């Protein structure tokens, strides 16, 4: 430099906001959380004695913003239109900054918060009856492993 690859996970239950129907207006019928509840289930990447909870990386959000690209809108200059140039505005990428979850104990051992037992704990944004897991953005990007 090219190529390929590169995120997994609600079983069974239990409640019923809240909707809709109805000649009956009721303790009527029916729909209704994979989010609540009780359990269940996962765990990117490099380092290190085997890591979702050490160290540090990606993704994720916020701000600046010299910069590059598209498209639209306003605007000024050119002979009015076209059209070409600048300027503000969005919107997309870089780029720097700042934010960004969670573990302890005991045993083996030369070394493990990594392993064995034991007890906990955590998870981005939008959508929805309140999300680690369902939809979505994403057939997407990515830290980075393979090959050539």
């Nucleotide at each position: 430099u090219c190529u390929u690859c590169g995120g997994g996970g609600c079983a069974a239950g239990g409640u019923g906001a809240c909707c809709c129907u109805c000649g009956u207006c009721g303790a009527a019928g029916g729909g209704a959380a994979u989010u609540c509840c009780u359990g269940a289930c996962c765990g990117g990447c490099g380092g290190u004695a085997u890591a979702g909870c050490c160290c540090g990386c990606g993704a994720g959000g916020c701000a600046a913003c010299a910069c590059u690209u598209a498209a639209a809108a306003u605007u000024g200059a050119a002979a009015a239109a076209u059209c070409u140039c600048g300027a503000u505005u969005u919107a997309a990428g870089a780029u720097u900054g700042c934010c960004u979850g969670a573990a302890c104990c005991g045993g083996u051992g030369u070394a493990a918060u990594u392993c064995c037992g034991g007890u906990g704990c955590c998870g981005a944004c939008g959508g929805u009856a309140c999300a680690g897991u369902c939809c979505g953005g994403a057939u997407g990007g990515a830290a980075g492993a393979a090959g050539a």